[in-house]
C1' cells in the first nucleotide's frame, strides 16, 4: 500500500395495516340558515345557530421491516448455548402528506480485525 471480513457516514430505493366508531381542543381557509347594519335591489360586514373538517384522549379491530421477545428434526455438545425475512405483538405503526422503516444500490485518503 494491496486484499478480505464487520461496521460508520453522505446520496437514493424502500412495503403491509380501520379515510372505523366515540369525545371533541382548534380553526373560521368550507356550506346553508336566522338577525341586524349596508343597497334601488345586490354585493359586503357583525352576531348567533347547525352541518362538515378536526389535534389529545378512549373502544374495538388489523399490520409487521425501527427496537424486543421466543423457538429447530440444523450446528457445536457435559451441562447447556447459538438464528431469521418464521412466531408472538411489549413497544412502534394503520387515508394523503410527513416521519419512521428491516434490506439494500452507489460513492467514501471514516473505523476495528485477520493475514
Nucleotide at each position: 500500500a494491496c486484499u478480505g471480513a464487520u461496521c460508520g457516514c453522505g446520496c437514493g430505493g424502500g412495503a403491509g395495516a380501520g379515510a372505523u366508531c366515540c369525545u371533541g381542543c382548534g380553526a373560521u381557509u368550507c356550506g346553508c340558515g336566522a338577525u341586524g347594519g349596508g343597497u334601488c335591489a345586490a354585493a359586503c360586514c357583525a352576531u348567533c345557530g347547525c352541518g362538515g373538517c378536526g389535534a389529545c384522549g378512549g373502544a374495538c379491530g388489523c399490520c409487521g421491516a425501527a427496537g424486543g421477545a421466543g423457538c429447530a428434526a440444523c450446528c457445536g455438545c457435559c451441562c447447556c448455548g447459538g438464528a431469521a425475512a418464521c412466531u408472538c405483538u411489549c413497544a412502534g405503526g394503520c387515508a394523503c402528506c410527513a416521519g419512521g422503516g428491516a434490506c439494500u444500490g452507489c460513492g467514501u485518503g471514516g473505523a476495528u480485525c485477520a493475514a
Glycine riboswitch aptamer from Novosphingobium nitrogenifigens, 115 nucleotides, folded computationally. Lineage of the source: Bacteria > Pseudomonadati > Sphingomonadales > Sphingomonadaceae > Novosphingobium. The sequence is in RNAcentral, with records from Rfam and Ribocentre. RNAcentral records the identical sequence in 2 taxa. The coordinates come from a structure-prediction model, not an experiment, and the mean pLDDT is 76. The model forms 81% of the base pairs in the Rfam consensus.